[in-house]
RNA sequence: GAAAUUAAAAAGCUGAAUCCUCGAAAGAGGUACGGAGGAACCAAGAUUUGGGGUUAAUCCAUUCUUUAUUCUUUUAUUGAAUGGUAGGGAGGUCCUAUUGCCCGAGCCCGUCAGCUAACUUCGGAAGCGCUACUAUAGGAGGG
Numbered sequence: 001g002a003a004a005u006u007a008a009a010a011a012g013c014u015g016a017a018u019c020c021u022c023g024a025a026a027g028a029g030g031u032a033c034g035g036a037g038g039a040a041c042c043a044a045g046a047u048u049u050g051g052g053g054u055u056a057a058u059c060c061a062u063u064c065u066u067u068a069u070u071c072u073u074u075u076a077u078u079g080a081a082u083g084g085u086a087g088g089g090a091g092g093u094c095c096u097a098u099u100g101c102c103c104g105a106g107c108c109c110g111u112c113a114g115c116u117a118a119c120u121u122c123g124g125a126a127g128c129g130c131u132a133c134u135a136u137a138g139g140a141g142g143g
Base pairs, nucleotide, nucleotide: 012128013127014126019030020029021028022027033123034122035121036120037119042114050112051109052108053107054106059084060083061082062081063080064079067076068075087103088102089101093140094139095138096137097136098135
């Protein structure tokens, strides 16, 4: 000097998921914030091809594959893989446009829910992190 590994640091990030009080603790009560159900009016024409909720996380194609079906590897269907996509996120205040990178999952209700005042009810987690700051333009705010 270079490379690799480990540890620390916690500015910060996704998200509704923060904070307070009591308690030795377990736990309990609240809370910023977030979701659901639920009239009239309006809307809608559906109900096994089930339907619906949350979330950015929808939809499509191809290949292989499960099951059924068929004049025919035809039609539908199960799962996986690949590619794309509605949409979403961040690199240090906000908005708009362009741009590269990343995500584009999961969970729940249980035959049932349009909107919805009053009212009723539920959540208030989890996971990352000092590596790289994605850049450009215009405007706002602030100093």
The RNA shown here (c-di-AMP riboswitch aptamer (ydaO/yuaA leader)) has 143 nucleotides and comes from Ruminiclostridium cellulolyticum. RNAcentral holds the sequence, with entries from Ribocentre. The prediction has a mean pLDDT of 76. Rfam family: c-di-AMP riboswitch aptamer (ydaO/yuaA leader). Gene Ontology terms of the family: cyclic-di-AMP binding and regulation of gene expression.